[in-house]
Context: one part of a larger RNA
RNA sequence: ACGAACGCUGGCAGCGUGGAUUAGGCAUGCAAGUCGAACGGGAUUGACCCGGUAGCAAUAUUGGGUCAUGAGAGUGGCGGAAGGGCGAGUAAGGCAUGGGUAAUCUACCCUCAAGCUGGGGAUAACCUGGCGAAAGUCGAGCUAAUACCGAAUGCGGCCCGGAGAGGCAUCUCUCCGCAGCCAAAGGUGGGGAUCCGCAAGGACCUGCCGCUUGAGGAAGAACCCGUGUGCCAUCAGCUAGUUGGUGAGGUAACGGCUCACCAAGGCUUACGGCUAGCUGGUCUGAGAGGACGACCAGCCGCACUGGGACUGAGAUACUGCCCAGACUCCUACGGGAGGCUGCAGUCGAGGAUCAUUCGCAAUGGGCGCAAGCCUGACGAUGCGACGCUGCGUGGAGGACGAAGGCCUUCGGGUUGUAAACUCCUGUCAUGAGGGAAAAAGGUCUUCCGCGUUAACAGCGCGGGAGCUCGAUGGUACUUCAAGAGGAAGCCACGGCUAACUCUGUGCCAGCAGCCGCGGUAAUACAGAGGUGGCGAGCGUUGUUC
Numbered sequence: 001a002c003g004a005a006c007g008c009u010g011g012c013a014g015c016g017u018g019g020a021u022u023a024g025g026c027a028u029g030c031a032a033g034u035c036g037a038a039c040g041g042g043a044u045u046g047a048c049c050c051g052g053u054a055g056c057a058a059u060a061u062u063g064g065g066u067c068a069u070g071a072g073a074g075u076g077g078c079g080g081a082a083g084g085g086c087g088a089g090u091a092a093g094g095c096a097u098g099g100g101u102a103a104u105c106u107a108c109c110c111u112c113a114a115g116c117u118g119g120g121g122a123u124a125a126c127c128u129g130g131c132g133a134a135a136g137u138c139g140a141g142c143u144a145a146u147a148c149c150g151a152a153u154g155c156g157g158c159c160c161g162g163a164g165a166g167g168c169a170u171c172u173c174u175c176c177g178c179a180g181c182c183a184a185a186g187g188u189g190g191g192g193a194u195c196c197g198c199a200a201g202g203a204c205c206u207g208c209c210g211c212u213u214g215a216g217g218a219a220g221a222a223c224c225c226g227u228g229u230g231c232c233a234u235c236a237g238c239u240a241g242u243u244g245g246u247g248a249g250g251u252a253a254c255g256g257c258u259c260a261c262c263a264a265g266g267c268u269u270a271c272g273g274c275u276a277g278c279u280g281g282u283c284u285g286a287g288a289g290g291a292c293g294a295c296c297a298g299c300c301g302c303a304c305u306g307g308g309a310c311u312g313a314g315a316u317a318c319u320g321c322c323c324a325g326a327c328u329c330c331u332a333c334g335g336g337a338g339g340c341u342g343c344a345g346u347c348g349a350g351g352a353u354c355a356u357u358c359g360c361a362a363u364g365g366g367c368g369c370a371a372g373c374c375u376g377a378c379g380a381u382g383c384g385a386c387g388c389u390g391c392g393u394g395g396a397g398g399a400c401g402a403a404g405g406c407c408u409u410c411g412g413g414u415u416g417u418a419a420a421c422u423c424c425u426g427u428c429a430u431g432a433g434g435g436a437a438a439a440a441g442g443u444c445u446u447c448c449g450c451g452u453u454a455a456c457a458g459c460g461c462g463g464g465a466g467c468u469c470g471a472u473g474g475u476a477c478u479u480c481a482a483g484a485g486g487a488a489g490c491c492a493c494g495g496c497u498a499a500c501u502c503u504g505u506g507c508c509a510g511c512a513g514c515c516g517c518g519g520u521a522a523u524a525c526a527g528a529g530g531u532g533g534c535g536a537g538c539g540u541u542g543u544u545c
Stems, first nucleotide, its partner, number of pairs: 001543002004541005011391006017384002024347003028344003033078003038075002045068010085302003094229008104221003109217008117151001119149002126141001128139004156182003160177007186209006194203003230274003237267003242264008277299004281292004304325005327338004355381001357380003363377001364375004394424004404415004428486001430481005438472001441469002444466009489534005494515003500529005510517002
């Protein structure tokens, strides 16, 4: 010094921190959704109108129409590659640091330039038929899109040829030329004329969101190189895609990355074994060093075990898919389902590590024009003296020194101003009142200004007013009340090492970190009184310096 444990003891608060062992198995709940302003369909519910039935009627119920509401599912888009967990593996496809890519990619975001024309065929949902215990699955029919597929155009981009400039071998940049290749999608508001239309509406104009092509930025990712990064020589030789070349394939891209052929090379602390995630840092130390890598942050790796690809800008994907295996569960025995090393929680193993809590109010993330929805990230609360820090358990006075205890040379000494007693105080705890900051922003209503625009619509920006939103929490804090009242222990006392006597025991019982104590006066064992040390802690054990 500690992510500690154990023993005795235990008042409060703040801030931290808490499964280090079995990367053992997991019941249950939650942890990734969102968008109706991309799309078709629309259960349900309500209102109005018309009609039927029951009833005298109110009403109940039913059928049709109109308007509103829009559940659950589906197509489609974006996100599920982030956030969260763990350290198994990995001694080097890792990490740290410094470089390179003239060998590369990048969705969303920002800036700039240009464009968004005209068509087509399907398919879920739905309806219907079948199989199956279930999970699910197979046909037939209909339909939509920002889903899918041709075509047009080409500011441009790719490819090809030429020129110039530059560079670091292959090359890079700019310019010119031309044959070829390459795009797109719509949605939602507002509007005065004019046109079409019976009307609804559309054309037209315009705002916002989106789509396509290209250039740049930001941020991210990929690859390569230098150096550094444990122990063992009781591991001395290792290697055939091995080392290099030519050609081809593959990749975003270089490359034996892969393949065919050719050559015979390549490494030397290699190869093998054991251990281990690495770093910023942490602990210690005067430093040099040594040990460690919990929490927080960066990188890497993993996701029941092993393998594989698909989708995608990005994965070889923790809560996606396929195959094999082990295990658990369901089964109609034919077949299926699952993966807490997410947050809680449970069993086991262990000396040992917490709530199956509250909330999205804040910060951040995903989706959405937005309202908003989701978020066990996060913010909070709870439990544990596990750690650090702060506070308290009272203060002042009070004897020629009470009582009791202990010692005694029996005179006394000591506990000891300690107590009692007197006068005060009110921290914390208790009770009763008041009571925050954390909230800034957003939506909506309204007013003003500026911009866009044909426009005083609409939209965007800025400003003012109003409404609304706090888990913690009636918490923090504060006021009042009462009363010393509710709050001290642990270890040691032979030397090292601060602190001594008595009694008991008698090499016994026991102590002990080392030296060593104990065999009849033990300051060393046990108890007591006293003393010393630390104090809500104190000691012991473990580990490191």

Predicted 3D model of a 545-nucleotide part of an RNA (small-subunit ribosomal RNA, 5' domain) from an uncultured bacterium. RNAcentral holds the full RNA, with entries from Greengenes and SILVA. The coordinates come from a structure-prediction model, not an experiment, and the mean pLDDT is 81. It matches the Rfam family "Bacterial small subunit ribosomal RNA". Its family is annotated with structural constituent of ribosome and ribosome in the Gene Ontology.